[in-house]
RNA sequence: AGAGUUUGAUCAUGGCUCAGAUUGAACGCUGGCGGCAUGCUUAACACAUGCAAGUCGAACGCGAAAGCACCUUCGGGUGUGAGUAGAGUGGCGGACGGGUGAGUAAUACUUGGGAAUCUGCCCAGUAGUGGGGGACAACCAGGGGAAACCCUGGCUAAUACCGCAUACACUCUACGGAGAAAAGGAGGCCUCUUCUUGGAUGAGCCCAAGUGGGAUUAGCUAGUUGGUAAGGUAAUGGCUUACCAAGGCGACGAUCCCUAGCUGGUCUGAGAGGAUGAUCAGCAACACUGGGACUGAGACACGGCCCAGACUCCUACGGGAGGCAGCAGUGGAGAAUCUUAGACAAUGGGCGCAAGCCUGAUCUAGCGAUGCCGCGUGAGUGAUGAAGGUAGGGAAUAAAGUGCAUCGGUUAAUAACCGGAGUAUUUGAAUGUACCUGUAGAGGAAGCCCCGGCUAACUCCGUGCCAGCAGCCGCGGUAAUACGGAGGGUGCAAGCGUUAAUCGGAAUUACUGGGCGUAAAGCGCGCGUAGGCGGCAUGGUAAGUGAGAAGUGAAAGCCCUCGGCUUAACCGAGGAACUGCUUCUCAUACUGCUAAGCUUGAGUAUGGGAGAGGGAAGUGGAAUUCCAGGUGUAGCGGUGAAAUGCGUAGAUAUCUGGAGGAACACCGGUGGCGAAGGCGACUAUCUGGACCAAUACUGACGCUGAGGUGCGAAAGCGUGGGUAGCAAACAGGAUUAGAUACCCUGGUAGUCCACGCCGUAAACGAUGUCUACUAGCCGUAGGGCCCCUUAGAGGGUUUUGUGGCGCAGCUAACGCACUAAGUAGACCGCCUGGGGAGUACGGCCGCAAGGGUAAAACUCAAAUGAAUUGACGGGGGCCCGCACAAGCGGUGGAGCAUGUGGUUUAAUUCGACACAACGCGAAGAACCUUACCACCCCUUGACAUCCUCAGAACUUGUUAGAAAUAACUUGGUGCCUUCGGGAGCUAAGUGACAGGUGCUGCAUGGCUGUCGUCAGCUCGUGUCGUGAGAUGUUGGGUUAAGUCCCGUAACGAGCGCAACCCUUAUCUUUAGUUGCCAGCACGUAAUGGUGGGAACUAAGGAGACUGCCGGUGAUAAACCGGAGGAAGGUGGGGACGACGUCAAGUCAUCAUGGCCCUUAUGUGUAGGGCUACACACGUGCUACAAUGGUCGGUACAAAGGGUUGCCAACCCGUGAGGGGGAGCUAAUCUCAUAAAGCUGAUCGUAGUCCGGAUUGAAGUCUGCAACUCGACUUCAUGAAGUUGGAAUCGCUAGUAAUCGUGGAUCAGAAUGUCACGGUGAAUACGUUCUCGGGCUUUGUACACACCGCCCGUCACACCAUGGGAGUGGAUUGCACCAGAAGUGGGUAGCUUAACCUUCGGGAGGGACCACUCACCACUUUGUGGUCAAUGACCUGGGGUGAAGUCGUAACAAGGUAGCC
Repeated sequence: AGAGUUUGAUCAUGGCUCAGAUUGAACGCUGGCGGCAUGCUUAACACAUGCAAGUCGAACGCGAAAGCACCUUCGGGUGUGAGUAGAGUGGCGGACGGGUGAGUAAUACUUGGGAAUCUGCCCAGUAGUGGGGGACAACCAGGGGAAACCCUGGCUAAUACCGCAUACACUCUACGGAGAAAAGGAGGCCUCUUCUUGGAUGAGCCCAAGUGGGAUUAGCUAGUUGGUAAGGUAAUGGCUUACCAAGGCGACGAUCCCUAGCUGGUCUGAGAGGAUGAUCAGCAACACUGGGACUGAGACACGGCCCAGACUCCUACGGGAGGCAGCAGUGGAGAAUCUUAGACAAUGGGCGCAAGCCUGAUCUAGCGAUGCCGCGUGAGUGAUGAAGGUAGGGAAUAAAGUGCAUCGGUUAAUAACCGGAGUAUUUGAAUGUACCUGUAGAGGAAGCCCCGGCUAACUCCGUGCCAGCAGCCGCGGUAAUACGGAGGGUGCAAGCGUUAAUCGGAAUUACUGGGCGUAAAGCGCGCGUAGGCGGCAUGGUAAGUGAGAAGUGAAAGCCCUCGGCUUAACCGAGGAACUGCUUCUCAUACUGCUAAGCUUGAGUAUGGGAGAGGGAAGUGGAAUUCCAGGUGUAGCGGUGAAAUGCGUAGAUAUCUGGAGGAACACCGGUGGCGAAGGCGACUAUCUGGACCAAUACUGACGCUGAGGUGCGAAAGCGUGGGUAGCAAACAGGAUUAGAUACCCUGGUAGUCCACGCCGUAAACGAUGUCUACUAGCCGUAGGGCCCCUUAGAGGGUUUUGUGGCGCAGCUAACGCACUAAGUAGACCGCCUGGGGAGUACGGCCGCAAGGGUAAAACUCAAAUGAAUUGACGGGGGCCCGCACAAGCGGUGGAGCAUGUGGUUUAAUUCGACACAACGCGAAGAACCUUACCACCCCUUGACAUCCUCAGAACUUGUUAGAAAUAACUUGGUGCCUUCGGGAGCUAAGUGACAGGUGCUGCAUGGCUGUCGUCAGCUCGUGUCGUGAGAUGUUGGGUUAAGUCCCGUAACGAGCGCAACCCUUAUCUUUAGUUGCCAGCACGUAAUGGUGGGAACUAAGGAGACUGCCGGUGAUAAACCGGAGGAAGGUGGGGACGACGUCAAGUCAUCAUGGCCCUUAUGUGUAGGGCUACACACGUGCUACAAUGGUCGGUACAAAGGGUUGCCAACCCGUGAGGGGGAGCUAAUCUCAUAAAGCUGAUCGUAGUCCGGAUUGAAGUCUGCAACUCGACUUCAUGAAGUUGGAAUCGCUAGUAAUCGUGGAUCAGAAUGUCACGGUGAAUACGUUCUCGGGCUUUGUACACACCGCCCGUCACACCAUGGGAGUGGAUUGCACCAGAAGUGGGUAGCUUAACCUUCGGGAGGGACCACUCACCACUUUGUGGUCAAUGACCUGGGGUGAAGUCGUAACAAGGUAGCC
């Protein structure tokens, strides 16, 4: 410090997620030791049991018992125990210490101040402690009660209680005075005590600032705010009461609601911040719930009291007792948190003179890996060795105190007290612990998570979208580094993972440190209140600001240094820090305040001109419609085409006149005006604003603007008018599968006016207002000045508006660019992932419609912006192709052939499926082939290698069988040899293995198809861009072509194109046999037979290159025309197929991974099947005839094949063919007569002399074998069919069409296929349209790429949520009821030790005295508010869910542009 995730890729925006640190944690697996910490976060739920606050005899009076001893009259007594135990009076302490987090948003806390207070014990000072009195507990006696406990009578002490005296100082005062104290104990000089002053400590009170959330809480308040008087308090004060006034608080957030103890600190973070408030420390609050006071220095009191309530326990039912949020512990709740331990040895507290007693404070131990720290579980140069065991040694935590003697001070003093040194002695829970030494033995000690990327670490097996994983992205559908197991590896380690939580990363709330044109985000626009900010210069002040000093900021913690435990954690000491607050002093630049000024900001006055600026009144013409009349006749209207509609009752058209409403053509313009919405005929009138020019005046009067207020298109609403045209709704006609639409004919609200509402729009420049600054160029509108000009015009300059382009700069890019989205300043508004949702609820506004404010649950990992490359478009442009058009001939109809589907079957083997499957694999299924079916056989196998053993190999015949095979049988004993053996073959055995046309072409290689012989596809370097990418390859021409030329931030290059190759067309050279003979000779009955020759053959060359000429073009490339030439612009044809696409095809050509079968999915045999047949489709053949059929005669090819072959002559047969045998391994022989053609005859438009299917009979050939199931021949038979619907195919020249010939495969079996030649056309205007393709541009929400994406209803399932008659609960306001305990007041009641008395009584008091008044808790009733629950077979929408229904709304011009 970052990373993953939106996309085909990119940049941005933006969320989600991860890596880090941490915890009072919990859970899973595992677990050796020690040190130091830490341990009910939940039920402030309920608690059994024990303990947690007592102490003092040096305040006081009482005062046992057991036991022991003695005596005894046997009842008991005495002594001792013992002034002990024990209560009681009295004093001090139970207000500390310990616990908890319920309440509390301020009666709290933190920081800093303040004045009107109290303070036991403690310290210092001053002054005292004199003299009296009367009681009450305990105790005794009696009584009541189950108990708790209580009542009556009697005795008694005090440091308990009450007077009197005194009063340094104190309090009050009318300044005269008045008031108020005390206690003794001990025994030897101290302590205690009283009043009082000061201090210290502690406490109370007041003020300021700070310390959570909600405005869907906006108004709250009657003791309320203040005053006066009184009361009350330790003390100020409405603290309380009476009277008077009407205040006080609040947008700087009152009141209300929810939540919460606050702080030092803790966690995190670079910091600023954020979160938190366990342990430790400070403060406050609470003690079963609520209320109350008493005592006291201190409480409204955790282990005190009283009352009420709930709960629990005891009870004799009358009545009583209790409060673990002390330490342990129990139950319960919960994911979850310990021992009913030891000791007062230390530290501290209470009491005491002290010894001492008490102390669950505390110190220790126990339990828990809960955390931090350290160590080990072994080492491999010989050694180290924790902890434990065992043996031995052994600190520190302990010093005081006390006793003794002694020195100094003090004193009358050797008492005491204070200080110092000395000596003696006592005290340890933890604990014989820490630590040290010896000894023995590798001995007792390793797990957990992870290994697809982020993120360090990989393989095998199993599984097969199953089981499962997952923090995010995502894995799993037969080769899973992602599931489970294993091996291996990485990480951490007595722990490791997971979950939860906080901060970080997150600059993702942005103070530090973000944004708002299009990503979320500028209020629709003004005016203006509070607030914020504010021009130039001077003086004063010193609030802000800066500097210094002082106080405070507790300790602990953090940080630094040093030190102590072997180290560390931990602990100790010192420092720094605590960024803060307060006080004082100084400074005065800036800000503020204040005084008096200035003119540049702002405004006013004067003079001008421009304008659809606004209001209200009037006027005008064109057009539509309607009405009346005239002319006139059959249609009009409308559409893609129609129809509804109107019209013979006279429409439309046309002319004249009239009515009425609405809107204002041309001018008209990125022209004008206005804040925005908006404003358009003309005239006058009322009125707002801006602009220009020149001076004068005011003197900061300014900018922005939360709330507030006004204006605010269209639609809509109310009342009343008006209504020509247009036109939601509605009706009809079309369209359509449907058409509640688009189109058409009608048509009502509305649109118009007046008044009043509504208050929203994509109210947009998607750009808040104001100010300043920052290159230019070109328009346009208004004004001023200057120059020029006869005028009009023109030029320059300045200013205000309004546009276009463009530099710097900015921006994610697009773009903006003096009218900023640049550079800065001021103020306001708004945003924080998508959906849910601008929705629900609440309150506000509205007549309503609705508006404004405005959530959450739940759900997703994206949603989004800009730009890029493709693809696509019922977008555009250019271009090409038998693509269309123009033609010729077909297919689709018939019959047959062939392939496919389907069906059938035991099997009809398998594959191929749009183009690019279907006369395809198959260049040829009767057996074989053959893979299929049923039967019969074999099991190391039909085939290969290895091992052992035997044997020549092989062969004749018979029997059984369908054969394979089996049994018997005949013949045969081989070849080479160095004599060891070797080669080949056969049989048997054993196991390794063979074998598989079994599966997966979606695991593959190879091969192939297709786009497409289309002109494209890329790279290097450079340049541009943040980048994906672009450029090059685009542009202007041209081409069949990314072919070439020119231009050019590109320059070059590669694969393609072309060429090189083959063939064909011409010529030439050479060569001529087996081939040929035009011309010349010879010769024959005839024949290239002969001389000769070269047209033929086949080798090598030549030739064609836009080379030449003219024109066009840009002087180019090129095109057009021409010449020459056998051939002319690629001469014709072929081979040749770029980067890639289609998971295209093939595991059945072959090869091959994985899987599967192994007496079978392998092998053999014979038979059957692949040839089936209601049907459908593809490809063909033959036809339908006269350009023909039939018959006769007659002519001309090319290319190929042939020895298992082609087969001549000749003979036989109607013929297929048979016989025959010459020749030929082929320019020699042969297949082999080419046919159409030409010629002659016949047929005469008919189901025919067309057509030949089908069938019958007879044959031929091949072959072991033609039944299923061959081809051919002859005779006979003579079906459909008379040119073929929608639709569709091929072809541009030696082509189509037509005619025959040959080859491969092959025993035989082509209408298929491959090849060959013969005859030989028509048409192309052209590119609008169809299809396909190329280039370019544009739009895009597509990228699996339009066979894309995607919306809504309905149906089903699940989830959360709103409404809901209500229901139960909590809380609270107001008005009542009620009134315990208590406090205060009153009193005619009752009662009364101390003092006074005149002895009558009085003063004064009253311990549940009584009664009564006031206040008041629990409680009761009524009526409101708020909150969270719950609520029907109820209901609303929302979300989610691999393959439901209906349509197709959006994205392309999305097929009606879309959106608000």
The prediction has a mean pLDDT of 81. A computed fold for a 1460-nucleotide RNA from an uncultured prokaryote, annotated as small-subunit ribosomal RNA.